[in-house]
RNA sequence: CCCGACAAAGGCACACCCGCCGCGAGGCGGGGCCGCAAAGCCAGGAGUCUCCCAGCCAAUGGGAGAUCGUCCGGCCGCCGAAG
Numbered sequence: 001c002c003c004g005a006c007a008a009a010g011g012c013a014c015a016c017c018c019g020c021c022g023c024g025a026g027g028c029g030g031g032g033c034c035g036c037a038a039a040g041c042c043a044g045g046a047g048u049c050u051c052c053c054a055g056c057c058a059a060u061g062g063g064a065g066a067u068c069g070u071c072c073g074g075c076c077g078c079c080g081a082a083g
Stems, first nucleotide, its partner, number of pairs: 002083001003080002011036002016031006034069001040075003044072003047067008
């Protein structure tokens, strides 16, 4: 360094509930079954989703956004047995 244990210490927090914000996807705070070794950070690529516009109430295209707990990529990082 790879790797990741029925290890230790600590961390995060999906569904759902409450409050606030947002047209919305969703976000923030509190609680929190599931789960996570990057479920830490970044929206660069793909995907998905939302709103708006064009279009024939279509196919589709464009714009603005959301999501990194969908995947890829980038940056940083705790602990440690076996191999």

The RNA shown here (c-di-GMP-I-GGC riboswitch aptamer) has 83 nucleotides and comes from an uncultured Armatimonadetes bacterium.
It was read from a public genome assembly, where an Rfam model found it.
Of the family's consensus pairs, 95% are formed in the model.
Its mean pLDDT, the model's own confidence on a scale to 100, is 86.